[in-house]
């Protein structure tokens, strides 16, 4: 001196797949039914980028270790809303090469 890197926070972009079937002694809108919209439960069908799990190369064997946007879908999600890996910008705090 403060490039770079990590953490955090803010501001902005950000995919994909049934506004799917039934039932509800549940809540809200509605004078009443009926319907809508949410939650519960069940079913079938689907996505992958929260989050979780698997692994190749590395090693002559074996055990361990071992990556992700690959893979599996517990878990999330399947209009809009939130949410969202990553990516860009400001800060802040650590670290801090030449």
């Nucleotide at each position: 001196g403060a490039g770079g890197u990590g953490u955090c926070a803010g501001c902005g972009g950000g995919a994909g797949a049934g506004a799917c079937c039934g039932a509800g002694u549940u809540g809200c809108a509605a004078a009443c039914c009926a319907u809508g919209c949410a939650c519960u439960c069940g079913g079938c069908g689907c996505c992958g980028a929260a989050g979780g799990a698997g692994c190749a190369a590395c090693u002559g064997c074996c055990c361990c270790g071992g990556a992700a946007a690959c893979u599996c879908u517990c878990a999330g999600g399947c209009a809009a809303a939130a949410g969202g890996a990553c990516c860009g910008c400001u800060g802040a705090c650590a670290u801090g090469a030449a």

The RNA shown here (Glycine riboswitch aptamer) has 98 nucleotides and comes from Marinobacter algicola. RNAcentral holds the sequence, with entries from Ribocentre. Its mean pLDDT, the model's own confidence on a scale to 100, is 80. Its Rfam family is "Glycine riboswitch aptamer". Gene Ontology term of the family: glycine biosynthetic process.